């Protein structure tokens, strides 16, 4: 240099053919239980959906472009 994948909560991911409110698991706080401690129940926080533009009445999904972070492939040495 050229292709192609990937980025959604702290963590692992889901989200199908754009549709209004963004979600599970673990985990975390808090409460109940208990003598405490786990398990368990019950409730809560927690998100500019990687950044920017574009298309649309509407984008986490559709283009474009940027960064990151993985793979092929070619080139220098």
């Nucleotide at each position: 240099g050229g292709a192609g994948g990937c980025a959604u909560a702290g963590c692992u991911c889901a989200g199908c053919c754009g549709g209004u409110u963004a979600g599970a698991g673990c985990g975390c706080u808090u409460g109940c239980u208990u003598c405490a401690c786990a398990c368990g129940c019950a409730a809560g926080a927690g998100g500019u959906c990687a950044g920017g533009g574009a298309u649309u009445c509407g984008a986490g999904u559709u283009c474009c472009u940027u960064u990151g972070c993985c793979u092929c492939c070619a080139c220098c040495a």

The RNA shown here (transfer RNA) has 77 nucleotides and comes from a Clostridiales bacterium. Model confidence (mean pLDDT): 80 of 100. The sequence is in RNAcentral, with records from ENA. It matches the Rfam family "tRNA". Its family is annotated with triplet codon-amino acid adaptor activity in the Gene Ontology. The organism belongs to Eubacteriales, within Bacteria.